[in-house]
RNA sequence: CAUGUGGCCUAAUGGGUCAGGCAUCUGACUGUGGAUCAGAAGAUUGAGGGUUCGAGUCCCUUCAUG
Numbered sequence: 001c002a003u004g005u006g007g008c009c010u011a012a013u014g015g016g017u018c019a020g021g022c023a024u025c026u027g028a029c030u031g032u033g034g035a036u037c038a039g040a041a042g043a044u045u046g047a048g049g050g051u052u053c054g055a056g057u058c059c060c061u062u063c064a065u066g
Base pairs, nucleotide, nucleotide: 001066002065003064004063007022008021009020010019016053024040025039026038027037028036046062047061048060049059050058
């Protein structure tokens, strides 16, 4: 100096409801499994403070990795 966001990967305009894919679970389908279809759950955005009506985003400290 850069990066850190569900189990994994990747988004999120100049600060305004954290979105999608894979995986997982349930159901349908199938002789079983897989594939396919439908649905569901899962994030205090590395941690702690500050600013603000409002922070993933801005500021400070700190941790991890490169």
This is a predicted structure of a 66-nucleotide RNA (transfer RNA) from Chelydra serpentina. The RNAcentral record of the sequence draws on Rfam. Its mean pLDDT, the model's own confidence on a scale to 100, is 80. Rfam family: tRNA.